A computed fold for a 72-nucleotide RNA from Vermiphilus sp., annotated as transfer RNA. The coordinates come from a structure-prediction model, not an experiment, and the mean pLDDT is 82. Rfam family: tRNA. Taxonomically the source falls in Vermiphilus (Bacteria, Bacteria candidate phyla, Candidatus Babelota).

RNA sequence: GCCGCCUUAGCUCAGUGGUAGAGCAGGGCACUUGUAAUGCUCAGGUCCGCGGUUCAAAUCCGCGAGGCGGCU
Repeated sequence: GCCGCCUUAGCUCAGUGGUAGAGCAGGGCACUUGUAAUGCUCAGGUCCGCGGUUCAAAUCCGCGAGGCGGCU
């Protein structure tokens, strides 16, 4: 220098055009002599940024940024 992949909750990841989700972690409650475990419940998001396409974009396209890998 070229090519590919990834970027979504604190963490690990789903979601492939029509209301953003799960597990773990966190708060509360129940249970327990108490803790853990378990059950119920609550909260938590600028979907990396900017622009474009579209009635409608986390999702499609372009350009950037960061990370990983490959080639030279």